[in-house]
Molecule: Lysine riboswitch aptamer
Organism: Halobacillus dabanensis
RNA sequence: AGUAAGGAUAGAGGUGCAAUGACAUGAGUACAUCUGUCGGAGGAGAAUGAGCUCCUGGGACACAGAUGGAAAGGGGAAAUUGCCGAAGCUAAAGGGAACUCAUUCCCCUGAAGCUGGUUCUGCUGCUGAAUAAGUACAGAACUGUCAUAUAGGAAACUAUAUGGAGGGCUAUCUUACGC
Numbered sequence: 001a002g003u004a005a006g007g008a009u010a011g012a013g014g015u016g017c018a019a020u021g022a023c024a025u026g027a028g029u030a031c032a033u034c035u036g037u038c039g040g041a042g043g044a045g046a047a048u049g050a051g052c053u054c055c056u057g058g059g060a061c062a063c064a065g066a067u068g069g070a071a072a073g074g075g076g077a078a079a080u081u082g083c084c085g086a087a088g089c090u091a092a093a094g095g096g097a098a099c100u101c102a103u104u105c106c107c108c109u110g111a112a113g114c115u116g117g118u119u120c121u122g123c124u125g126c127u128g129a130a131u132a133a134g135u136a137c138a139g140a141a142c143u144g145u146c147a148u149a150u151a152g153g154a155a156a157c158u159a160u161a162u163g164g165a166g167g168g169c170u171a172u173c174u175u176a177c178g179c
Stems, first nucleotide, its partner, number of pairs: 002177003006174006014084001016083005023075001031068007042055004046104006087115004093109004116143007124136004145164008
């Protein structure tokens, strides 16, 4: 020299990533009050089952109208901030919220796994209020990077084709083996 899914630090990719407040959507919806109609073992407490509590012939629930009128999750342009496994998705397990219990749903943490990045297409699946958006799958394009081959070149490198994956790539330092 080389070898090791070695270690540390600093970097690059570009319609790059996330967070934040604001904004639109959600929605003139939920909900509250009033009016009208109806007239009951009916209805409410996220869903189902069991219980418990509460509302209800002093008219519940439901429907229609009037007045007032949200929020969460999801979103994208720009800005600001932090960044380049940035981050996203799936998710074992644990914790929490709720009238109680069981299962689910919801919120938080999150082992482990998948994705190099972006964009576009889809009478596809799932999430979603959604014709938004995300994600999975299939296909296409662009792009960074490395390897291999070919061509050019003195070299650095350039072009084309194919392939790989972020456990990658570049630079510096370093450890072990080895020489």